[in-house]
């Protein structure tokens, strides 16, 4: 100085719930509230894990056309885990 690695400090983030918008749905923003987080800061990069509008395949209904069941992300989830990336503070 640089890493690992977390006791102090200064501080940050903000689940659940509510309210309100959005979105098919799953979530997602706002604003309110804290369970908890040393990256719970940022990236879907690989897994998982939800959702199923469109598409398909079977079935009901059947004038329109709808209704159900399986299937499938191209949606989502970084507060699921790997993984990349940046980054405050400093006692052993």
């Nucleotide at each position: 100085c640089g890493g690992a690695u977390g006791a102090a400090a200064a501080g940050g983030c903000a689940a659940a719930c509510u309210a309100u918008u959005u979105g098919a749905a799953a979530g997602a923003a706002u604003a309110g509230g804290a369970c908890g987080c040393a990256a719970a800061g940022c990236c879907u990069a690989g897994g998982g894990u939800c959702u199923a509008a469109a598409g398909u395949a079977g079935g009901g209904a059947a004038c329109c056309u709808c209704c159900c069941u399986a299937u499938c992300a191209u949606g989502a989830u970084c507060g699921c885990c790997u993984g990349g990336u940046u980054a405050c503070c400093a006692a052993a």